[in-house]
A computed fold for a 103-nucleotide RNA from Pelosinus fermentans JBW45, annotated as SAM riboswitch aptamer (S box leader). It matches the Rfam family "SAM riboswitch aptamer (S box leader)". Gene Ontology term of the family: regulation of gene expression. NCBI's taxonomy places the organism under Bacteria, Bacillota, Selenomonadales, Sporomusaceae, Pelosinus fermentans. It was read from a public genome assembly, where an Rfam model found it.
RNA sequence: UGCUCAUCAAGAGUUGGUGGAGGGAUUGGCCCAAUGAAACCGCGGCAACCAUUUGGAAUCCAAAACGGUGCCAAUUCCUGCGGAAUAAUCCGCAAGAUGGGAG
Repeated sequence: UGCUCAUCAAGAGUUGGUGGAGGGAUUGGCCCAAUGAAACCGCGGCAACCAUUUGGAAUCCAAAACGGUGCCAAUUCCUGCGGAAUAAUCCGCAAGAUGGGAG
């Protein structure tokens, strides 16, 4: 870096430090932010995938938690495209995020 598979309505932070204006991918909204944004460091936590161990017949289920990533405002914050509905709204797709696999 494209392809592919799985999951995404649960869960988890700071009155610590540096930093200084932005951030929530993106469209349109709506939120967060000088009572300090992003980013980095420290300490703390959650538990999705892979790995490891154990118990079950199992490619599956459950438990453990040392490891490899990841994550810790709001359903992936809502939404964009399509369908249904008088409307509120509901369902699906696309897109995105995380992990695994073969390249």
Its mean pLDDT, the model's own confidence on a scale to 100, is 82.